[in-house]
Context: one part of a larger RNA
Molecule: large-subunit ribosomal RNA, domain I
Organism: Gemmatimonadota bacterium
RNA sequence: UGCGCACGGUGGAUGCCUUGGCACAGACCGGCGAUGAAGGACGUGGCAAGCUGCGAAAAGCCUCGGGGAGUUGCAAGCAAGCUCAGAUCCGGGGGUGUCCGAAUGGGGGAACCCGGCGGGAGCAGUCCCGUCACCCCGUCAAGGGGAGCCAACCCAGGGAACUGAAACAUCUAAGUACCUGGAGGAAAAGAAAUCAAUCGAGAUUCCCAGAGUAGCGGCGAGCGAAACGGGAAGAGCCCAAACCCGGGUGGGGUGACUCAACCGGGGGUUGUGGGGCCGCAUCAUCAGGCGAAGCGAAAGCAUAGCGGAACGGUACUGGAACGUACGACCGCAGAGGGUGAGAGUCCCGUAUGCGAAAUGCGAGUAGACGAGUCGAUGCGGACCCCGAGUAGGCCGGGACACGUGAAACCCUGGCUGAAUCCGGGAGGACCAUCUUCCAAGGCUAAAUACGAGUCUGUGACCGAUAGUGAAGAGUACCGUGAGGGAAAGGUGAAAAGAACGCCUGACGGCGAGUGAAAUAGACCCUGAAACCGUGUGCAU
Repeated sequence: UGCGCACGGUGGAUGCCUUGGCACAGACCGGCGAUGAAGGACGUGGCAAGCUGCGAAAAGCCUCGGGGAGUUGCAAGCAAGCUCAGAUCCGGGGGUGUCCGAAUGGGGGAACCCGGCGGGAGCAGUCCCGUCACCCCGUCAAGGGGAGCCAACCCAGGGAACUGAAACAUCUAAGUACCUGGAGGAAAAGAAAUCAAUCGAGAUUCCCAGAGUAGCGGCGAGCGAAACGGGAAGAGCCCAAACCCGGGUGGGGUGACUCAACCGGGGGUUGUGGGGCCGCAUCAUCAGGCGAAGCGAAAGCAUAGCGGAACGGUACUGGAACGUACGACCGCAGAGGGUGAGAGUCCCGUAUGCGAAAUGCGAGUAGACGAGUCGAUGCGGACCCCGAGUAGGCCGGGACACGUGAAACCCUGGCUGAAUCCGGGAGGACCAUCUUCCAAGGCUAAAUACGAGUCUGUGACCGAUAGUGAAGAGUACCGUGAGGGAAAGGUGAAAAGAACGCCUGACGGCGAGUGAAAUAGACCCUGAAACCGUGUGCAU
C1' cells in the first nucleotide's frame, strides 16, 4: 500500500410523520376611500432585538352580549399585578388613531421642510386647536359630487407578432396578447322596421341540440353559422309629435292686442295601423283600479356560543393500553382528531336539539298612508301628427361564419339625398306577387360570467430537491434601477434537557443520574452511498 473482516467517523439518501401547499365543488359576500383608503414609516411593553397587536388614550380605552377559572401575545425567566364584586378570552358597537401615502395650505429627494387666517395657553422664546389644493354641479351662495386602491368577470376605443399554411404575400394566429377609458355586483342585451314560409312564432340572455351541418376558403391551411325543436328564467314600460291650456326675452301695432322661437302642464305611444280633431250612438259616472313624495316592518340568515348517549370493567404483555383474552353498554352519535401503541362508550367532537343585547343582510322590500289620476266601445268624416341631413343611392372601408363574390342585412369617412299611411322597411343581387314588421328617442328584474374576501366540504393531489417562490419569505442576499431571489422541518410520552465528581484554557469527553431507549444528549427519529479512519487476518 492492496484485498477481506470487525468497529467507528463523516455524510444526509431512504422510510415514517405534517404545522404548509395544490385542485375542485358549494354557500355567503361582492367593494374600500377627502369622516383621509389600499399600502407603509416611526413609535408603543417594568426588563423588549424580531414577529404579532396597537397608536402619544399606543400587546391597549368605553360599552353591550357570550363565557366561567384562571391570567398579563409568539416566549421561557425575574419583577409587579389582575381575577367568581366574573378577569384573561370570544363576538357586536363606539372612542383614540403620530407621520407619509389620491395626499389636498405651499414645497419636497415619501414618512421631511416652510406658511396664511381664526381661536386659545404662556412674562417670553414658543406651543395647542380649527381651517386653507384642484375640477364639476349650484344663484359669484349655502351645500353636494369627483379623484386614489382593488382578483377575475363585463362594455367600449385602439390593436401586434411569433406561429400555421411543412417556404410565403391573401389567409391564419386574432379582434387573441397588450395599451387606454368606463361601470356593476354582475355587465352587456332587451319588448320586433324580428324570424318564418303560404303553416306559424311572438323581447333579451344562458344551456342542450341542430352541426363540424349549410356555407366561407391562395376552395390551401383553415374558418364556421342560423332557424326549427328541448330546457333555465320570465315582465313589461316611458317619451317625441299632432291638439288643448299657461308662460313667453324678441318681432308687428299709438294702443287694446297679436305672431313665432322657446319653456311648463295636459294629451299620446300604435301595425288585425295608432293617435289628434269634429259629429253621432251605446254603456258607465258608484264601486274600484293605478299611484309621486314622505313613512316603513317581520320571519329568517350572518357575526360569539350552549346542551349532547354509552366501560374510572377483569386478566395478560408493556415504560405507557388505545393491543390481546373474557365480559358489558350506547347508537338519529361506529365522521374526524387527540390522549404514553391501534379508543363508538377517556378528552374535543359527531347525530340531533337550542341560542343574540348590538350591528349587517333580508329591504327602502312587504305594508299602511296618500298628493293626484282614470271613462270604455262602436259608426262616420279623411283636416293634422306618427322620431331628417335620417332612410336610400354612389365611392372608400369595417363588421356579419360569408376573403367582392350573384352579396342581401348591419355600421360609416366622402359626395348626395326621400316619403308620413294612397306612407315606409324586410323576406340574401334585382323585379312582380304575396307575407311580415313600423327604423332614424329612452328604461327594464331573472335565468348568465367571475372570485379578491369569509366559511364549509371533498381528493386513485404533494409530503420537505415534492407541494406555492415561501411548512412563512418576497425574507437573507444580488442589482444604481426596473428587477432577480434562495436555503432552512422532526430529542422524548413527558425536559424528566444530564445535580454532583473527574480530564481540559476551551471545545469535547469519562463517570454519576434521568429515561422504555442516551449509538434518543439538544450538530438530537431512521441514518444508505461516496469519502476518512482504528483494530485484525492475508498478500507485497